Description: A computed fold for a 73-nucleotide RNA from a Candidatus Micrarchaeota archaeon, annotated as transfer RNA.
[in-house]
C1' cells in the first nucleotide's frame, strides 16, 4: 500500500431489515443478618472512536480519517 473484521456504561459485551440505547459484572444506597460475606430490591452512570455525509428519522448506510486484530503482496 491493500483486503477483512472490530471500537456501544467503569469492564465483558447485545442491539436482528434505520423508529425515544440494553443485560452481566462492578459502583452507590436501601432490605436481611450479631457482624461480613452470599442473597434481594433500587439507583446513577453512554452526545454509540472521531469528522462530514444522506434521511422526517442514523449504534445501524455511505466517504474520510485515528486506534486495535488478523490476512495478502
Nucleotide at each position: 500500500g491493500c483486503c477483512u473484521c472490530g471500537a456501544u456504561a467503569g469492564c465483558u459485551c447485545a442491539g436482528c431489515a434505520g423508529g425515544u440505547a440494553g443485560a452481566g459484572c462492578g459502583a452507590u444506597c436501601g432490605g436481611c443478618u450479631g457482624u461480613u460475606a452470599a442473597c434481594c430490591g433500587a439507583u446513577a452512570g453512554g452526545u454509540c472512536g472521531c469528522a462530514g455525509g444522506u434521511u422526517c428519522g442514523a449504534g445501524u448506510c455511505c466517504u474520510g480519517c485515528u486506534c486495535g486484530a488478523g490476512g495478502c503482496g
The organism belongs to Microcaldota, within Archaea. It matches the Rfam family "tRNA". Rfam's curators write: Transfer RNA (tRNA) molecules are approximately 80 nucleotides in length.